Bacterial RNase P class A, 324 nucleotides, folded computationally. The coordinates come from a structure-prediction model, not an experiment, and the mean pLDDT is 75.
[in-house]
RNA sequence: GCAGUUAUGCAGACAAUCGCAUCAUUUUUGAUGAGGAAAGUCCGAGCAUCAAGAGAACAUGGUGCUGGUUAACGGCCAGCGGAGGCGACUCUAGGGAUAGUGCAACAGAAAUAAACCGCCAUUAUGGUAAGGAUGGAAAGGUGGUGUAAGAGACCACCGGUUGUUUAGGAAUAGACAAUGCUCUGUAAACCCCACCUGAUGCAAGGAAAGGGAAAAAGUGCGUUCUCUCGCUCCCUUGAUAAACCCGCUUGAACUUAAUGGCAACAUUAAGUCUAGAUAGAUGAUUGUCAAAUACAGAACUCGGCUUAUAGCAUAUCUGUCCAG
Numbered sequence: 001g002c003a004g005u006u007a008u009g010c011a012g013a014c015a016a017u018c019g020c021a022u023c024a025u026u027u028u029u030g031a032u033g034a035g036g037a038a039a040g041u042c043c044g045a046g047c048a049u050c051a052a053g054a055g056a057a058c059a060u061g062g063u064g065c066u067g068g069u070u071a072a073c074g075g076c077c078a079g080c081g082g083a084g085g086c087g088a089c090u091c092u093a094g095g096g097a098u099a100g101u102g103c104a105a106c107a108g109a110a111a112u113a114a115a116c117c118g119c120c121a122u123u124a125u126g127g128u129a130a131g132g133a134u135g136g137a138a139a140g141g142u143g144g145u146g147u148a149a150g151a152g153a154c155c156a157c158c159g160g161u162u163g164u165u166u167a168g169g170a171a172u173a174g175a176c177a178a179u180g181c182u183c184u185g186u187a188a189a190c191c192c193c194a195c196c197u198g199a200u201g202c203a204a205g206g207a208a209a210g211g212g213a214a215a216a217a218g219u220g221c222g223u224u225c226u227c228u229c230g231c232u233c234c235c236u237u238g239a240u241a242a243a244c245c246c247g248c249u250u251g252a253a254c255u256u257a258a259u260g261g262c263a264a265c266a267u268u269a270a271g272u273c274u275a276g277a278u279a280g281a282u283g284a285u286u287g288u289c290a291a292a293u294a295c296a297g298a299a300c301u302c303g304g305c306u307u308a309u310a311g312c313a314u315a316u317c318u319g320u321c322c323a324g
Base pairs, nucleotide, nucleotide: 001320002319003318004317006315007314008313009312010311012289013288014287015286016285017284018283020033021032022031023030024029035295039306040305042304043303044302045301046300047201048200049199050198052228053227054226055225056224057223058222061196062195063194064193065079066078067077068076069075080094081092082091083090084089095192096191100190101189102186103185104184116132117131118128119127120126121125140158141157142156143155144154145153159181160179161178162177163176164175165174166173167172205246206245208237209236210235211234212233218231219230220229253272254271255270256269257268258267259266260265
């Protein structure tokens, strides 16, 4: 220099003039005002309602290596195993096939077991699965011994399984020993195992409280059982949501620093208040700045994931070429 990998930032800023919405106000004015994804509605929760609470079992649905983190998650962080890449790195459909059931189209002789071609012996036929073909997959691989020809039939080394031991918090990895060794694959097929799990949703929701009687029956969040408790009946005081109003924005919030941690993150301290519309608010002009553009506008809130995306910039690492 070229080609890549990973991470991050900005998404226009500043000034002036006019204009829009909310709040405050001395009614002069002041403060604030759409995103990194606001999108999808794929997850998780806060909150609200169904009067409920405790215990047990089941159903429904979800997750699936280990550990940590979090309010929680199917998220994130760090590792392990596997796959891809020369590499930096990326992805992960990661428990169980010896509990059982199902499926494996086409090709092929045969896909729970077989013999088409081939090889050997034979002259009816028998032996074989080493070689060849088909296929995603054909009874572990390489080399030898042996054989009529072959074959874990046997041997060595790998691989598998089991046991012991070392390192590690664990998933796992290494070492040693024993053993001819489970007839293939598939569970994002049914299923088994472990753990978790009410329903509906801001278009949710916003009237019940107190006293007395009864104790039998019924009823009360997916189902059933047990226990507790409420509802129904009477009286008193209230209420009646169409509009308006509340919910509606101070938050598991944000910024900075220190400490701990590989990190995600946690703790402590200081500081900040940053849309609340409801037919729906931020637009126009001028000047300066290296780009100013793409994808695109909140509607209860937050933590994630996924998707769309033009331009500019910064940093790290990898490969390769050249020069010193």
The model forms 94% of the base pairs in the Rfam consensus.